[in-house]
RNA sequence: AGGCAGCCGCGUGUCGCAAGACGCGAGGAAAGUCCGGGCUCCACGAAGCAAGGGUGGCGGGUAACGCCCGCCGGUGUCCCGCAAGGGGCGCAAGGGAAAGUGCCACAGAGAGCAAACCGCCGAUGGCUUCUUCGCUCGCGAAGCGCACAGGCAAGGGUGAAAGGGUGCGGUAAGAGCGCACCGGGGGGCUGGCAACAGCAACCGCAUGGCAAACCCCACCCGGAGCAAGGCCGAAUAGGGGUCUCGCGCCUUUCGCAAGAAGGGUAGGCGUGUUUCGCGCCGAGAGAUCCGGGUUGGCUGCUAGAGCGCCGGAGCAAUCCGGCGAGCAGAUGAAUGGCUGCCACCGCAGGCCCGUCCCGCAAGGGAUACCGCCUGAGGAGACAGAACCCGGCUUAU
RNA sequence: GGGCCUGUAGCUCAGUUGGUUAGAGCUGGCCGCUCAUAACGGCUAGGUCGCGGGUUCGAAUCCUGCCGGGCCCACCA
Numbered sequence: 001a002g003g004c005a006g007c008c009g010c011g012u013g014u015c016g017c018a019a020g021a022c023g024c025g026a027g028g029a030a031a032g033u034c035c036g037g038g039c040u041c042c043a044c045g046a047a048g049c050a051a052g053g054g055u056g057g058c059g060g061g062u063a064a065c066g067c068c069c070g071c072c073g074g075u076g077u078c079c080c081g082c083a084a085g086g087g088g089c090g091c092a093a094g095g096g097a098a099a100g101u102g103c104c105a106c107a108g109a110g111a112g113c114a115a116a117c118c119g120c121c122g123a124u125g126g127c128u129u130c131u132u133c134g135c136u137c138g139c140g141a142a143g144c145g146c147a148c149a150g151g152c153a154a155g156g157g158u159g160a161a162a163g164g165g166u167g168c169g170g171u172a173a174g175a176g177c178g179c180a181c182c183g184g185g186g187g188g189c190u191g192g193c194a195a196c197a198g199c200a201a202c203c204g205c206a207u208g209g210c211a212a213a214c215c216c217c218a219c220c221c222g223g224a225g226c227a228a229g230g231c232c233g234a235a236u237a238g239g240g241g242u243c244u245c246g247c248g249c250c251u252u253u254c255g256c257a258a259g260a261a262g263g264g265u266a267g268g269c270g271u272g273u274u275u276c277g278c279g280c281c282g283a284g285a286g287a288u289c290c291g292g293g294u295u296g297g298c299u300g301c302u303a304g305a306g307c308g309c310c311g312g313a314g315c316a317a318u319c320c321g322g323c324g325a326g327c328a329g330a331u332g333a334a335u336g337g338c339u340g341c342c343a344c345c346g347c348a349g350g351c352c353c354g355u356c357c358c359g360c361a362a363g364g365g366a367u368a369c370c371g372c373c374u375g376a377g378g379a380g381a382c383a384g385a386a387c388c389c390g391g392c393u394u395a396u
Numbered sequence: 397g398g399g400c401c402u403g404u405a406g407c408u409c410a411g412u413u414g415g416u417u418a419g420a421g422c423u424g425g426c427c428g429c430u431c432a433u434a435a436c437g438g439c440u441a442g443g444u445c446g447c448g449g450g451u452u453c454g455a456a457u458c459c460u461g462c463c464g465g466g467c468c469c470a471c472c473a
Base pairs, nucleotide, nucleotide: 002342003341004340005339006338007337008336010025011024012023013022014021015020027382031393032392034391035390036389037388038387039225040224041223042222044277045276046275047274048273049272052221053220054219055218056217057071058070059069060068061067072094074091075090076089077088078087079086080085095216096215100214101213102210103209104208117156118155119152120151121150124149125148126146127145130143131142132141133140134139135138164182165181166180167179168178169177183205184203185202188199189198190197191196229299230298231297232296239290240289241288242287243286244285245284248265249264250263251262252261253260254259267281268280269279270278292472293471294470307324308323309322310321311320312319313318344378345377347375348374349373350372351371354367355366356365357364358363397469398468399467400466401465402464403463406422407421408420409419415453424440425439426438427437428436446462447461448460449459450458
């Protein structure tokens, strides 16, 4: 989310015998029904357990929330800076992966107490038709070589992910193997309500990802919904089937008795379950299905965690105080239509200012944005209360 | 007004705790068989898994926001 006026119309309230007069009359989403409440019923209450569902950094706001505000950590982008770093804007369902279970396809050597395909090395041990030297003449030493045992995890390759990163040293080759910086860890100190941040020392690094997988932890939650519920009226057959629990005891009255009526209790029902209270039933009660009748009225029904203005507190969400108005209640369901003026949008013409060009000057010509005037037009979305609020989401 | 369920090929349905390229039957198309048709046999086409976003290496499947379709309800005795 157009405004004002006139005419006609609709719904409703008040006044009026009536005619009629006056007042009021959709939304920011009335929508989706996704969350949270009020209200009503399930007769009701307290405590616990179980199941199920939901939420998830910290603090605040609120009746409450999965909402809102502020902050923290993460991350993206931009800017400043040599750098360290700082700032702006944005995004985000952000507890726990050293409680346990599960999964990680394909590829790949190896995918969860890591592994060794290519590769590097082969110091040490082994081997040698080689070379040199020595001698006690078949052994020893040195060298060259092989890649056999073995060592390595740097590089390549696979993958979403391969057990910290960069650099220097080191080594046969390598490796936190050693060191420096960065990252990480648990504990400490300091600051902060807290999330968390900072600091120095220590630890060579020790446990990859997924919890919108089961799960664990903390917190929250009873169910149904105004077609809830209450009252009146009309009509009908207060009918039938199935299932569950139960029909025990004591006592009073009547009665010859059978039995009838009343009271109490065991017991049953009350949201899954336990305990306690309480209520009802106590010989019936409850659940469910099939039938029968009606398609009426009143109420709930609109004064509300509401609206507007002002002041104050707070960074903010929000809260507090004062004043003011009286602000839809329809039910096959009102809230609309036409005309005029204003406002909005672009177009055309003109004017003012400014600028440019010609001219010595007077003056003349051209013209963008904004503004003003005139004219003929155009557009007017999404959608519409249905018990009421606070949010979110979606449409426009 | 309120509540519940559902969406996979033209139709009817599968798709277990996420895994490689989503399957089956019918229908459709082509070929064979037949004088011809049906039946039968063979081959084949056909999919934004209703749509968007997210979690994840990976989504028809898990989470979330929309869209479409379907079902139920009142009162009296």
Predicted 3D model of RNase P RNA and transfer RNA as a complex of 473 nucleotides. Its mean pLDDT, the model's own confidence on a scale to 100, is 78. It holds a member of the Rfam family "Bacterial RNase P class A". It is annotated as a ribozyme.